Bacterial RNase P class A from Nonlabens sp., 354 nucleotides, folded computationally. It was read from a public genome assembly, where an Rfam model found it. The source organism's lineage runs through Bacteria, Pseudomonadati, Bacteroidota, Flavobacteriaceae and Nonlabens. Its mean pLDDT, the model's own confidence on a scale to 100, is 75.

RNA sequence: ACAGCAGGUCGCCUUAUCGCAUGGUUGUUUACAGCCAUGAGGAAAGUCCGGACACCAUAGGACAGCAUAACGGUUAACGGCCGUCAUUAUGUUGAGUGCAGGUGGCUCUUAGGAGUUCGCUUUCGCGAAAGCGUAAUAGGACAAGUGCAACAGAAAGCAGGUACAGGUAAUGCUGUAGUGAAACCAGGUAAACUCUAUGCGGUGCAAUGUCAUGUAUAUCAGAGCUUGAGCGCGGUUCGUGCGAUUCUGAAGGGUAGACAGAUAGAGGUUAUGGGCAACCAUAAUCCUAGAUAAAUGAUAAGGUGCUGCGUUUGCGCGCAGUAACAGAAUCCGGCUUAUAGACCUGCUUUUUUA
Numbered sequence: 001a002c003a004g005c006a007g008g009u010c011g012c013c014u015u016a017u018c019g020c021a022u023g024g025u026u027g028u029u030u031a032c033a034g035c036c037a038u039g040a041g042g043a044a045a046g047u048c049c050g051g052a053c054a055c056c057a058u059a060g061g062a063c064a065g066c067a068u069a070a071c072g073g074u075u076a077a078c079g080g081c082c083g084u085c086a087u088u089a090u091g092u093u094g095a096g097u098g099c100a101g102g103u104g105g106c107u108c109u110u111a112g113g114a115g116u117u118c119g120c121u122u123u124c125g126c127g128a129a130a131g132c133g134u135a136a137u138a139g140g141a142c143a144a145g146u147g148c149a150a151c152a153g154a155a156a157g158c159a160g161g162u163a164c165a166g167g168u169a170a171u172g173c174u175g176u177a178g179u180g181a182a183a184c185c186a187g188g189u190a191a192a193c194u195c196u197a198u199g200c201g202g203u204g205c206a207a208u209g210u211c212a213u214g215u216a217u218a219u220c221a222g223a224g225c226u227u228g229a230g231c232g233c234g235g236u237u238c239g240u241g242c243g244a245u246u247c248u249g250a251a252g253g254g255u256a257g258a259c260a261g262a263u264a265g266a267g268g269u270u271a272u273g274g275g276c277a278a279c280c281a282u283a284a285u286c287c288u289a290g291a292u293a294a295a296u297g298a299u300a301a302g303g304u305g306c307u308g309c310g311u312u313u314g315c316g317c318g319c320a321g322u323a324a325c326a327g328a329a330u331c332c333g334g335c336u337u338a339u340a341g342a343c344c345u346g347c348u349u350u351u352u353u354a
Stems, first nucleotide, its partner, number of pairs: 001350001003348008012303007020039008041325001045336002048334005053204004060238004065200005070084005085139001086137008096126003100122005105116004140195002145193002147189002162177005208260004219250005230242003267286008304323008
């Protein structure tokens, strides 16, 4: 310096004018006007996990169902993250080793050289064990059981049996060959069914709560009912609680407005300490959308990055284009997916220089 792998940061910037939303403040009888502050992400996406919070009287047992699976740590929790181990792959160091070249010794010689089972060395290959580096892994169990494996092969599972050889009273009794990924009471496969161990109430902000307004405690039909109908928020069932009029159908009546939930937190930033790390503790400091048909923008100028073209000996200059993925809707911690381009850190190989 090129390339590869892993991780991280930014992801247009500045100025001016006008406009929008929320909050504060001043004026104003309220509308309204002025000023100040703030205003869409690293994924806001997917709705895949885990929670905070709300409700179901309590959230009991069993079955079904679902989830997890080496060991330890971290966290509010997790199927997340970190570390160690294991397995696999790959690279490296490297005992040695192969071909060729050079050279020393020894032998022969026609004195040019040739040979060598000895030693040293160079290039290029191969390279054991162990170590080191990187990456990946839904990492318990195949003697509890049931399955699956095309083609080839005589034959793909608890038995059989091709060719040759050995052996026997006899028999695939033994060995080799051949086909194949796998052929002697064989291994492989469980993100195959399954088994083992452990664990799991559910529904979700369209949750839920308050206020206002209005009405029909009415009618018809069927079924049932204190010997318990019916209701009790994933399925079935047991238990248990409430329980007097209940369920189904038909016909009909009233309402659908306002407020809260709603953003001060398992919060952010910086520093110090502990820890391999994830992360934890302490101190200081900061407040950074809250809409409800949904605001967070438009215009102009300049700049930066990238791409292309032209030009210059070169530095550079000029012109044109372009700047990705993509928009909060209760909130938070993760995972997964998408992403033009720029920069930073670490590791590895190769090459070059000192």